The prediction has a mean pLDDT of 84.
The RNA shown here (transfer RNA) has 72 nucleotides and comes from Couchioplanes caeruleus subsp. caeruleus.
The source organism's lineage runs through Bacteria, Actinomycetota, Actinomycetes, Couchioplanes and Couchioplanes caeruleus.
Rfam family: tRNA. By type it is a transfer RNA.

[in-house]
RNA sequence: GGGCUUGUGGCGCAGCGGUAGCGCACCGGUUCGGCAGACCGGGGGUCGGCGGUUCGAGUCCGCCCGGGUCCA
Numbered sequence: 001g002g003g004c005u006u007g008u009g010g011c012g013c014a015g016c017g018g019u020a021g022c023g024c025a026c027c028g029g030u031u032c033g034g035c036a037g038a039c040c041g042g043g044g045g046u047c048g049g050c051g052g053u054u055c056g057a058g059u060c061c062g063c064c065c066g067g068g069u070c071c072a
Base pairs, nucleotide, nucleotide: 001071002070003069004068005067006066007065010024011023012022013021018055026042027041028040029039030038031037048064049063050062051061052060
């Protein structure tokens, strides 16, 4: 330098072009002598960045940036 792949709450991951979800973690409550556990409820992301296509983009396309991998 080129090819492929990947980027979504604190972490790990889902998400047929039509209102962004799950698990863990976190917060509150109940239970308990207390902790843990269990049960109930709750907060938190605008989806790496900038453009493009579209009535509508996390999703499709281009470029850039970061990670992984292969080639040179």